[in-house]
This is a predicted structure of a 534-nucleotide part of an RNA (small-subunit ribosomal RNA, 5' domain) from an uncultured bacterium. The full RNA is in RNAcentral, with records from ENA and SILVA. Model confidence (mean pLDDT): 87 of 100. It matches the Rfam family "Bacterial small subunit ribosomal RNA". Its family is annotated with structural constituent of ribosome and ribosome in the Gene Ontology.

Context: one part of a larger RNA
RNA sequence: GAUUGAACGCUGGCGGUAUGCUUAACACAUGCAAGUCGAACGGCAGCAUGCGUUUACUUCGGUAAACGUGAUGGCGAGUGGCGGACGGGUGAGUAACGCGUAGGAAUCUAUCUUAAAGUGGGGGAUAACCUAGGGAAACUUAGGCUAAUACCGCAUAAUCUCUAAGGAGCAAAGAUGGAGACCCCUCGGGGCCUGUUGCUUUAAGAUGAGCCUGCGUCAGAUUAGCUAGUUGGUGAGGUAAUGGCUCACCAAGGCGACGAUCUGUAGCUGGUCUGAGAGGAUGAUCAGCCACACUGGGACUGAGACACGGCCCAGACUCCUACGGGAGGCAGCAGUGGGGAAUAUUGGACAAUGGGCGAAAGCCUGAUCCAGCAAUACCGCGUGUGUGACGAAGGCCUUCGGGUUGUAAAGCACUUUCAGUAGUGAAGAAAUGAACAGAGUUAAUACCUUUGUUCUAUGACGUUAACUACAGAAGAAGCACCGGCUAACUCUGUGCCAGCAGCCGCGGUAAGACAGAGGGUGCGAGCGUUAAUC
Numbered sequence: 001g002a003u004u005g006a007a008c009g010c011u012g013g014c015g016g017u018a019u020g021c022u023u024a025a026c027a028c029a030u031g032c033a034a035g036u037c038g039a040a041c042g043g044c045a046g047c048a049u050g051c052g053u054u055u056a057c058u059u060c061g062g063u064a065a066a067c068g069u070g071a072u073g074g075c076g077a078g079u080g081g082c083g084g085a086c087g088g089g090u091g092a093g094u095a096a097c098g099c100g101u102a103g104g105a106a107u108c109u110a111u112c113u114u115a116a117a118g119u120g121g122g123g124g125a126u127a128a129c130c131u132a133g134g135g136a137a138a139c140u141u142a143g144g145c146u147a148a149u150a151c152c153g154c155a156u157a158a159u160c161u162c163u164a165a166g167g168a169g170c171a172a173a174g175a176u177g178g179a180g181a182c183c184c185c186u187c188g189g190g191g192c193c194u195g196u197u198g199c200u201u202u203a204a205g206a207u208g209a210g211c212c213u214g215c216g217u218c219a220g221a222u223u224a225g226c227u228a229g230u231u232g233g234u235g236a237g238g239u240a241a242u243g244g245c246u247c248a249c250c251a252a253g254g255c256g257a258c259g260a261u262c263u264g265u266a267g268c269u270g271g272u273c274u275g276a277g278a279g280g281a282u283g284a285u286c287a288g289c290c291a292c293a294c295u296g297g298g299a300c301u302g303a304g305a306c307a308c309g310g311c312c313c314a315g316a317c318u319c320c321u322a323c324g325g326g327a328g329g330c331a332g333c334a335g336u337g338g339g340g341a342a343u344a345u346u347g348g349a350c351a352a353u354g355g356g357c358g359a360a361a362g363c364c365u366g367a368u369c370c371a372g373c374a375a376u377a378c379c380g381c382g383u384g385u386g387u388g389a390c391g392a393a394g395g396c397c398u399u400c401g402g403g404u405u406g407u408a409a410a411g412c413a414c415u416u417u418c419a420g421u422a423g424u425g426a427a428g429a430a431a432u433g434a435a436c437a438g439a440g441u442u443a444a445u446a447c448c449u450u451u452g453u454u455c456u457a458u459g460a461c462g463u464u465a466a467c468u469a470c471a472g473a474a475g476a477a478g479c480a481c482c483g484g485c486u487a488a489c490u491c492u493g494u495g496c497c498a499g500c501a502g503c504c505g506c507g508g509u510a511a512g513a514c515a516g517a518g519g520g521u522g523c524g525a526g527c528g529u530u531a532a533u534c
Base pairs, nucleotide, nucleotide: 001534002533003532004531006530007529008528009527010526013381014380015379016378017377018376019374020373021339026337027336028335030334031333032332035082036081037080040079041078043075044074047073048072049071050069051068052067053066054065055064056063057062089292090291091290098217099216100215101214102213103212104211107209108208112205113204114203115202116201117200118199119198120154122152123151129144130143131142132141133140134139160169161168162167174197175196176195177194178193182191183190184189218264219263220262225255226254227253230252231251232250233249234248235247236246237245267289268288269287270286271282272281273280274279294315295314296313297312298311317328318327319326320325345371347370348369349368353367354365355364356363357362384414385413386412387411394405395404396403397402418475420470421469422468423467424466428461433455434454435453436452437451438450439449440448478523479522480521481520482519483504484503485502489518490517491516492515493514499506500505
């Protein structure tokens, strides 16, 4: 000199853009952060509609109430499907194939895309519900009824799997829209036809993931030897897959001064800071990877987890209890206590972008987009402009003549950025939806898909940005320093005292170094100090 996720002191007008627990991976009250699908299913608790019955009123048109009815829109709880493995947080552990980089072969991959084939015919349950209990609660037991895209056989089946090459084995589920003739028909509908979407098997792709290897990746030798599944082989098991990954047997290997082992420290990288560079330091925000989710262990489900807001066991802690037993996990967003020099709101909205579910409408989304707080940082703007005396007053100094503050003020003439008040007012919005027309599909002018045109609706921010008008210099300057380094000097007080100080050093009666004042210098909504890095 540059820099910081900074803090402290004094001061503080506005805006834009960023950033904001670096400490206790300490403990957490409260709310929210993962749901969705009725176009899979039985149903109907609640809401709305229709229909029926009864009653009341009646202007004889009806109106209101009660009851019944799943008939319709929908839908609490439940079965089932998909998603809760993403997104969000933190950096405790880890010196490691963890990360970075370059390669590899023995693998899996839901949803999506492409291609081929199939989607036949049956069965038994079970929740919800009802009944009867147990329990303070959490919850739970027994009996009975019922559905499915839930579950299980049968059939068929290969380019699939196994094979001793003969052969053997393995699947599925429906839902919804339309419609002319024909058939069945309980008059509700169903079959046939057709569109969409599912389901099953196989092959390939895409995406994602697992595994192996070369090289690189902090300090200590006041750590020199380390190792028994250890190193290799054979066989078996296990895995999606290779492999001592695991086991049995056999051999005695393997690593190490090119630093093994041990100890300490640490998430890694793109990057960031500094520097002419080489380097040095660092790893906040943003992005990629890894690890973790009260502590330790375990598996289940699933395409994917050994799963932050899932399960089981143990432990510590907290809470409830009828003492028998139960409940919980903010390193999600806010917020609280604590720790600390120190770090924000228990805010708004799904309008946009993205994600989950859904055919869609839509629902959910503390992701996200916004707003709030903080001079924490960077950038921009303002706090007026011109004129105005051989120079007011006051202050300070003085050799008492004057000098200086100083064109500074006052006065005069202007301007109105920003803030204030009032008004106008973009862009972020296009998808979606409706109507019409064309094309595809089809027996069809239904339905559905798609293209075009027109119309309509949707904004948290938001009293938006921007613009216009109004009034008046009106509302807006401080901080540090002045002995040398280092730009900037005098007076008074004090008297080795009080004090200053980054280094040298000042202060013991004329202190340019302490304290105050006047004056000056530097930076400026900041200035200075402390800490840290180059």